[in-house]
Context: one part of a larger RNA
RNA sequence: UGAUCUUCAAGGAACUCGGCAAAAAAGCAGCCGUAACUUUGGAAUAAGGCUUGCCCAUAGCAAUAUGGGCCGCAGCGAAAGUAUUUCUGGCAACUGUUUAUCAAAAACACAGCUCCCUGCGAACUCGUAAGAGGAUGUAUAGGGGGUGACACCUGACCAAUGCCAGAAGGUUAACUAUCGGCGGUGGUAUGACUUCGGUUGUACUGCUGCUGGUAUAAGCCCUGGUGAAUGUCGGCCGUAACUAUAACGGUCCUAAGGUAGCGAAGUACCUUGUCGGGUAAGUUCCGACGCGCACGAAUGGUGUAAUGACUGGAAAACUGUCUCGAAGAUCAGCUCG
Numbered sequence: 001u002g003a004u005c006u007u008c009a010a011g012g013a014a015c016u017c018g019g020c021a022a023a024a025a026a027g028c029a030g031c032c033g034u035a036a037c038u039u040u041g042g043a044a045u046a047a048g049g050c051u052u053g054c055c056c057a058u059a060g061c062a063a064u065a066u067g068g069g070c071c072g073c074a075g076c077g078a079a080a081g082u083a084u085u086u087c088u089g090g091c092a093a094c095u096g097u098u099u100a101u102c103a104a105a106a107a108c109a110c111a112g113c114u115c116c117c118u119g120c121g122a123a124c125u126c127g128u129a130a131g132a133g134g135a136u137g138u139a140u141a142g143g144g145g146g147u148g149a150c151a152c153c154u155g156a157c158c159a160a161u162g163c164c165a166g167a168a169g170g171u172u173a174a175c176u177a178u179c180g181g182c183g184g185u186g187g188u189a190u191g192a193c194u195u196c197g198g199u200u201g202u203a204c205u206g207c208u209g210c211u212g213g214u215a216u217a218a219g220c221c222c223u224g225g226u227g228a229a230u231g232u233c234g235g236c237c238g239u240a241a242c243u244a245u246a247a248c249g250g251u252c253c254u255a256a257g258g259u260a261g262c263g264a265a266g267u268a269c270c271u272u273g274u275c276g277g278g279u280a281a282g283u284u285c286c287g288a289c290g291c292g293c294a295c296g297a298a299u300g301g302u303g304u305a306a307u308g309a310c311u312g313g314a315a316a317a318c319u320g321u322c323u324c325g326a327a328g329a330u331c332a333g334c335u336c337g
Base pairs, nucleotide, nucleotide: 001332002331003330004329005328006327007326008325010323011322014321019318029051030050031049032048037042039149053070054069055068056067057066058065059064071075084316085315086314087313088312089311090310091308092307096108097107112147113146114145115144116143117142118141124133125132126131150303151302152301153300155233156232157231160230161229162226163225164224165223166222169221170220171219176215177214178213179212180211181210182209183208184207185206186205187204188203189202190201191200192199193198234252235251236250237249238248261295262292273289274288275287276286277285
């Protein structure tokens, strides 16, 4: 000096991001007592108070109970084991799950709710296939998406994108069928010209190259529907007999202009917003207000008892966390010996 322990005057969180760590309380018994709130189950061992040894008597089978007495600082007298508590917010309903080895959470899951698909040789998944799972199940079943107990609710918009349905018209591929155009090259028949070597034409027939027309699907365009589908949910100007404000009016744009509820929020830039509470003093906290930079309704909105090694604020108790250090034990390092 470090590590692990022990103790401390006065104060008692002044420490610190934060009571981190430590300390303290209670001590699985008995008696009494127990609030708000609540989903009536809980909250709850809430909180809080008292008793606890030994001797005698009485009652009792006894455990015990009642009364009297005795001792100590201390009676579950040791050891082991064994809740700190209260008030108030946020989030998540809950028990559960998770980043083996820096994150345990407000993340995931969940029961419940809802939408879509699936009529069975199901949808869907694996496999080239056979086949298998789904399921020895059959729509009160199975698969997929979202939300996430419960309570009260879940507004407007189908213009865009997606999905579903439709079929009159427009557009639209290849194969195929058919009808042409322009060529190449054979055969047969027959003309014209000819320098007799050939050149050129017509008709029929065979093979072949290039190219075009017509006929034909879904799709797209089109017509509707659909939000617990992906999503979106305005601006300017004026107006009331103080002022201020604007129930009201005008105008532009839009598919429609954010409803209920909540709101300086885990979301508010300005911002330590303003007011109230708590403190001697409070950028945090709680309650309000609302011109919400940039909340908002199953990407759920708002509440909510219980629960939480979650997270914010306050208090009691307690303490070497601190004012501010000090002393001791053991072990280790270093120095000396």
The part of an RNA shown here (large-subunit ribosomal RNA, domain IV) has 337 nucleotides and comes from a bacterium. Its Rfam family is "Bacterial large subunit ribosomal RNA". Gene Ontology terms of the family: structural constituent of ribosome and ribosome. Model confidence (mean pLDDT): 83 of 100. The sequence was found in a public genome assembly.